[in-house]
Parts: sequence; C1' cells; structure tokens
RNA sequence: GCGCCUGUAGCUCAGUGGAUAGAGCGAAUCUCUCCUAAAGAUUAGGUCGCACGUUCGAAUCGUGUCAGGCGCA
Repeated sequence: GCGCCUGUAGCUCAGUGGAUAGAGCGAAUCUCUCCUAAAGAUUAGGUCGCACGUUCGAAUCGUGUCAGGCGCA
C1' cells in the first nucleotide's frame, strides 16, 4: 500500500429496512434478615464509532472517514 472482518448500555452480546433499540452479567433503591449472603421486586444507564447520502422510514443499505483485528505484498 491492497483486501476482508469487527465497532450497539459499565462488561459480554442480540437485533440484517418499519413498532418505545433489547437480553445476560454488573450498578442503585426497596422487600426479607439481628447483620451479611442468597432470593424477590423496581429503577437508572444508549446521539447504535463519526460524517454525508439513498428511502415515506436507517442500528440495518451506499460512500467517505476513525479505531481495533486478520490476511497478502
């Protein structure tokens, strides 16, 4: 330098054009308990890496760009 893959909550990930963007773990609060743990309930946490475009509608499709990984030279 070229090609391919990945980027979504604090962490690990799902979601491959339409509904309010979700799950597990973690966090906070409450219940229970003498206290802790366990168990149960509730809540918070996201400009979907960034920008532009296509579309009535984009996390999803296209282009560019940034970061990480793999391969080739």
This is a predicted structure of a 73-nucleotide RNA (transfer RNA) from Xylanimonas protaetiae. Its Rfam family is "tRNA". The family's RNA type in Rfam is transfer RNA. The RNAcentral record of the sequence draws on ENA and Rfam. Taxonomically the source falls in Xylanimonas (Bacteria, Bacillati, Actinomycetes, Promicromonosporaceae).